[in-house]
RNA sequence: GGGGCUGGUCGGGCGGCCGCUCCGACGUCCGGGCAACCGGGCUCGGGGAGGAAAGUCCGGACUCCAGAGGGCUGGGUGCCCGCUAACGGCGGGUCAGGGUAACCUGAAGGAAAGUGCCACAGAAAACAUACCGCCCCGAGAGCAAUCGAGGGGUAAGGGUGAAAAGGCGAGGCAAGAGCUCACCGCCCCGAAGGUAACUUCGGGGGCAGGGCAAACCCCACCCGGAGCAAGACCAAAUAAGGGAGCGUUCGAGGGUGGCCCGCCCGAUGCUCCCGGGUAGGUUGCUUGAGUCCCCGGGCAACCGGGGUCCCAGAGAAAUGGCCGCCUCCCUGAUUCGAGAAAUCGGUUGGGGAACAGAAUCCGGCUUAUAGACCAGCCCCAAUU
Numbered sequence: 001g002g003g004g005c006u007g008g009u010c011g012g013g014c015g016g017c018c019g020c021u022c023c024g025a026c027g028u029c030c031g032g033g034c035a036a037c038c039g040g041g042c043u044c045g046g047g048g049a050g051g052a053a054a055g056u057c058c059g060g061a062c063u064c065c066a067g068a069g070g071g072c073u074g075g076g077u078g079c080c081c082g083c084u085a086a087c088g089g090c091g092g093g094u095c096a097g098g099g100u101a102a103c104c105u106g107a108a109g110g111a112a113a114g115u116g117c118c119a120c121a122g123a124a125a126a127c128a129u130a131c132c133g134c135c136c137c138g139a140g141a142g143c144a145a146u147c148g149a150g151g152g153g154u155a156a157g158g159g160u161g162a163a164a165a166g167g168c169g170a171g172g173c174a175a176g177a178g179c180u181c182a183c184c185g186c187c188c189c190g191a192a193g194g195u196a197a198c199u200u201c202g203g204g205g206g207c208a209g210g211g212c213a214a215a216c217c218c219c220a221c222c223c224g225g226a227g228c229a230a231g232a233c234c235a236a237a238u239a240a241g242g243g244a245g246c247g248u249u250c251g252a253g254g255g256u257g258g259c260c261c262g263c264c265c266g267a268u269g270c271u272c273c274c275g276g277g278u279a280g281g282u283u284g285c286u287u288g289a290g291u292c293c294c295c296g297g298g299c300a301a302c303c304g305g306g307g308u309c310c311c312a313g314a315g316a317a318a319u320g321g322c323c324g325c326c327u328c329c330c331u332g333a334u335u336c337g338a339g340a341a342a343u344c345g346g347u348u349g350g351g352g353a354a355c356a357g358a359a360u361c362c363g364g365c366u367u368a369u370a371g372a373c374c375a376g377c378c379c380c381a382a383u384u
Base pairs, nucleotide, nucleotide: 001380002379003378004377005376006375007374008373009372010371012326013325014324015323016322017321018320020048021047022046023045024044025043027042028041029040030039031038032037050355054366055365057364058363059362060361061360062227063226064225065224069261070260071259072258073257074223075222076221077220078219079093080092081091082090083089094108095106096105097104098103109218110217114216115215116212117211118210131158132157133154134153135152136151137150140147141146166184167183169181170180171179185207186205187204188203189202190201191200192199193198231283232282233281234280241274242273243272244271245270246269253265254264255263290309292307293306294305295304296303297302327353328352329351330350331349332348333347334346336345337344338343
């Protein structure tokens, strides 16, 4: 100097004029009220979108139903150890794959419980097979070399394929084959290290000849449901509305994933059909598993302690409109400055500034994102 990897921050700023919304007030005015106080206007003070507010993919807080459970079913997770309110999340590690590396990815339990699939090609795709081939015997033919029906042996070589009876080398054999041997793979036993996943070493065995479980399945662990349109309160309206079925303790019906058993509620009751009324207001509503700083523990995620701050609450949906200056990016010009030049700086003209708006709240994940900056690590080249 160049290329790459990982993590983090910001994501326009300032001012003026007008406007919106929430909270507050011994302020001021109006209205109600005996008063306390309530409501409204003005004034003043303070606050007012995000790193993802998006997706609605997970987990919860909170609210309601149930609270009596059990079985089956259904769903989720899937290496080990930790963190967390919890998670399918996060941290650290092991193994596997990719990469020179930093680093990235992992749907990472079980194929010796069973079932199933592996197109095409190929002889054959799992109770495997003989297309080409290799070796032995060989009727018969031939002067001979040699040809040779048929029989037997073979799966090492070639071919097909993603994958073909473990790989590679040597020996052996008629030719071959773990047939034998060494190394590797696989299985079993043991030792050492590690909390563990696992790693390393030693010994024995010729040994089940593939892949797929993001196929069905098996194993281990976990799981009530619905959701702020949850729910609570107030007000108002409704035709003495009509009809059908079942039932009244020998129980209709109901009980928030489905089914069964059990349990509970249950009688001027329950279900269904036709028809009618209302859908207005208040609340839930923002102080939180909260932000920031310091100390201690921990590799870290995070935990403990101390201090500090209050940082949206709309309601058809508020946080905006206009103007000026500045910053950043792109581009043109320049008889300005530096420079050998490329180029850089100055001046000036034009254009642009991403993704994108809370709606009960929080912890994650995923996706989108113009541009600017910071820190660490890896590789290459050159120079010293």